[in-house]
Context: one part of a larger RNA
């Protein structure tokens, strides 16, 4: 490379969005590139194959024949691709009418903790542990009560509930604003999937510039523990955690499960939303789509387990994978201020 393969053995890009390329619904027509049928031609001799001869066999030498296949030529055929035309409504997508919803961006206001400063009571401990001690504390701690600043983070509602392509989102409220589901069916008439390359997004931690800085907290002191204790406990604390503006592109970025589309028994939830049935009204029961969950039938799997949200059955497109280790390292390139990131070997060993 073929072939197999990709939840957990090596393997799905963190995500989505879109160029090229590949792939692609119904109908009827054209044409004859692709495909299918015949025929001629050519594909050199030997070699191989099968029939034969010929050295006593036999290797070996000879005759004669053919198979498959290319590659041109010429005549047909037209279901399939492709192509021309023309046309449809199922796929796609737009208008209309509702709706949920921590979906995004800015703005505005709230309480409750907590920390701290002030006052006031009052007077000896606090505070921390397995138990202690570092630590605070008569210069008035700790405890309670009024005031007051400050930052950050939003109890209960809360819920395998919802919402986003993922990363993720939650006190209120207000403005702008994306997407999506449903309904009924106006319109457009294959406009679809898929997706190298590129772009854009991308937790935490780091960076860089200026603000902030209450809690917590790498590092750092210091006290205990131990043989030791550069950890686990405990007192203190800086960076950072928070904001704006720019890097950075990585994570068990996880469902370790790529996207589409079709199809294949059931049961029981809970979330939108329509119908039908009830109702004074909400509820309730049937039931349709759409996402979300346990549970299981046929299959499938090494097992475990998947099971209409597939890991069944099938098709189209992409990523990746080929024994362990060296090594996701070295070099060399590109990106980044740098920390690094990306792409990515060999020797050699087992």
């Nucleotide at each position: 490379u073929u072939g197999g393969g990709c939840a957990u053995a090596a393997a799905g890009c963190a995500u989505a969005u879109g160029u090229a390329g590949g792939u692609g619904g119904c109908u009827u027509u054209u044409c004859a590139a692709g495909u299918c049928c015949g025929c001629c031609g050519u594909u050199a001799a030997a070699u191989c194959c099968c029939a034969g001869g010929g050295c006593u066999c036999a290797a070996c030498c000879u005759u004669g024949g053919a198979c498959a296949g290319g590659c041109g030529g010429u005549g047909g055929a037209a279901a399939c691709u492709a192509c021309c035309a023309a046309g449809c409504u199922g796929g796609a997508g737009u208008a209309u009418g509702a709706u949920a919803g921590g979906g995004g961006c800015a703005g505005a206001g709230g309480g409750a903790a907590u920390u701290u400063u002030c006052g006031a009571u009052g007077g000896a401990g606090c505070a921390g542990u397995g138990a202690a001690a570092u630590g605070c504390g008569u210069a008035g701690a700790g405890a309670u009560c009024a005031a007051a600043a400050a930052g950050a983070a939003c109890a209960c509602c809360a819920a395998u509930a919802g919402u986003g392509a993922a990363a993720g989102c939650a006190c209120u409220c207000u403005g702008c604003u994306g997407g999506g589901c449903c309904a009924a069916c106006a319109c457009u008439g294959a406009c679809a999937c898929u997706a190298a390359g590129a772009g854009a997004c991308a937790a935490a931690a780091g960076c860089u510039a200026g603000g902030g800085g209450a809690g917590c907290a790498a590092a750092u002191g210091g006290g205990a523990u131990u043989a030791g204790a550069u950890a686990c406990c405990c007192u203190a604390g800086u960076a950072g955690u928070c904001c704006u503006a720019g890097c950075c592109a990585u994570a068990a970025a996880u469902g370790a499960u790529g996207g589409a589309u079709a199809c294949u028994a059931g049961g029981c939830g809970a979330u939108g939303u329509g119908c039908g049935u009830a109702u004074c009204a909400a509820c309730c029961c049937g039931u349709g789509c759409a996402g979300u969950g346990c549970u299981g039938u046929a299959g499938c799997u090494a097992a475990c387990a998947c099971g209409u949200u597939a890991a069944g059955u099938a098709u189209c497109c992409c990523a990746c994978u080929u024994g362990g280790g060296g090594a996701g390292u070295a070099u060399g390139u590109u990106c980044g201020c740098a920390a690094g990131a990306a792409u990515a070997a060999a020797a050699c060993u087992c």